């Protein structure tokens, strides 16, 4: 350093559950850990989730389809700040 070790000292927390939030997707806080060397931050690009509102279609209540301005940073890229340090 663009590199990561059965090192040290720490950190975070998948699913599931309970409490709040939200039309959904999710998200916040407890608890629990699959897992991560940025699983710290930021939706800029591209995937993907969801459709409240809006269009259109249908048209008894209604139903469908499109749609981000809702969202994942633990889906890749890419900006940024950072801890410790054996090999290489």
């Nucleotide at each position: 350093c663009a590199c990561g070790a059965c090192a040290a000292g720490g950190g975070c927390a998948a699913a599931c559950u309970c409490a709040g939030g939200g039309a959904a997707a999710c998200c916040u806080g407890g608890g629990g850990a699959c897992g991560c060397a940025a699983a710290g931050c930021c939706a800029c690009a591209g995937a993907c989730c969801u459709a409240a509102g809006g269009u259109g279609c249908u048209a008894a209540g209604g139903g469908c389809a499109c749609u981000a301005c809702g969202g994942u940073g633990g889906c890749u890229g890419g900006g940024u700040u950072g801890c410790c340090g054996a090999a290489g």